[in-house]
């Protein structure tokens, strides 16, 4: 120079596994092959994808080492945001109540506050008066087939007659009912009264009168004290996402060193 051989023909995290590779998924990269196989999955045992084909091939491409170092993950945190679940301890926050006139503002008072005092009212008792309702009663109407009254046609009974006697219907009357009216006196009752008399009356409130002579008022806000609440905030706890530490594997990069046989 030719032929061939290790070998390469892309890696790598994470997940699954007992572990290795792979399909899926995420990063990285390209000069960097093809065709079967697989997530309840395939293949295979420390030489850890397997089966065909098919390129390069001992180096800009194979192997080792240091340094960078895409991306993954795993921890951790006086970090930030979000949303979850629980707390009631917080000068928080929010409801509610009380106090507070030497916190502010309102109102109100010399046409008299607060207070004192006297009277009265409100409020009990208990008489009466009125109103209202009822109930008897009075009037006027109406009301009995027979067991109410009176007069009792007719007709019946007694009688020899004169006479007599029960009495139906009709009239007239009445009784218990029933309907109406009027209310003067009577009886009851009452969720009635700006009503009248007697007595009683802690406190409070009205109303007046009279001493005195400047305050009084919690209405709003503000402060303070209790009580609640759990929608904020605050504490507790664990997700999730960024943020930063650490640890780890790490594409790819540079830089150094390794690499067989035969002619």
């Nucleotide at each position: 120079g030719c032929g061939c051989u290790a070998g390469a023909u892309g890696g790598g995290g994470a997940g699954g596994u007992a572990g290795c590779g792979g399909u899926g998924c995420c990063c990285u990269g390209u000069a960097a092959c093809c065709c079967g196989c697989a997530a309840u999955c395939c293949g295979c045992u420390a030489u850890a994808g397997c089966g065909g084909g098919g390129u390069c091939g001992a180096a800009u491409u194979c192997c080792c080492g240091u340094u960078a170092g895409c991306g993954g993950u795993g921890c951790c945190g006086u970090u930030c945001a979000u949303g979850c679940g629980g707390g009631g301890u917080c000068u928080g926050a929010c409801u509610u109540u009380u106090a507070u006139g030497u916190c502010g503002c309102g109102g109100u008072g010399u046409u008299g506050a607060c207070g004192g005092u006297c009277g009265g009212g409100u409020c009990c008792u208990u008489c009466g008066c009125a109103a209202u309702g009822g109930a008897a009663g009075c009037c006027c109407a109406u009301g009995a087939a027979c067991c109410c009254g009176g007069u009792c046609a007719g007709g019946u009974u007694c009688g020899g007659a004169a006479g007599a006697a029960a009495g139906c219907a009709g009239c007239c009357g009445u009784a218990a009912g029933u309907g109406g009216g009027a209310c003067g006196a009577u009886c009851c009752a009452u969720g009635u009264g700006c009503c009248g008399g007697a007595g009683g009356g802690a406190a409070g409130c009205c109303c007046g009168g009279c001493c005195a002579g400047a305050g009084c008022u919690g209405g709003c806000g503000g402060u303070a004290a209790a009580a609640g609440u759990a929608g904020c905030g605050c504490c507790c706890g664990g997700g999730u996402g960024g943020c930063g530490g650490u640890a780890u594997c790490a594409a790819u990069a540079a830089c150094g060193g390794g690499u067989g046989c035969g002619c």

This is a predicted structure of a 263-nucleotide RNA (Bacterial large signal recognition particle RNA) from a soil metagenome. Its mean pLDDT, the model's own confidence on a scale to 100, is 75. It matches the Rfam family "Bacterial large signal recognition particle RNA". Gene Ontology terms of the family: signal recognition particle, plasma membrane targeting and SRP-dependent cotranslational protein targeting to membrane, signal sequence recognition. The family's RNA type in Rfam is non-coding RNA gene.